[in-house]
RNA sequence: GCGGACGUGGCGGAAUUGGCAGACGCGAUGGACUUAGGAUCCAUUGGGCAACCGUGCAAGUUCAAGUCUUGUCGUCCGCA
Numbered sequence: 001g002c003g004g005a006c007g008u009g010g011c012g013g014a015a016u017u018g019g020c021a022g023a024c025g026c027g028a029u030g031g032a033c034u035u036a037g038g039a040u041c042c043a044u045u046g047g048g049c050a051a052c053c054g055u056g057c058a059a060g061u062u063c064a065a066g067u068c069u070u071g072u073c074g075u076c077c078g079c080a
Base pairs, nucleotide, nucleotide: 001079002078003077004076005075006074007073010026011025012024019063027045028044029043030042031041032040046053047052056072057071058070059069060068
């Protein structure tokens, strides 16, 4: 330099065909249990007082985009 895949809460990771973003797990917080702790069980858990904002970043298409298109940045793989 060329080609391909991927980028989503604190972490992993879903969302299959464009239609409620964050299911599920881990972690965290509060509670029950315990002399205490562990384990187990219950509840809550993206940000913001709210309006709203949020899928790497910037555009585009669409009534509607995490998903499609273009550019760009980063990571990984292959080729040279």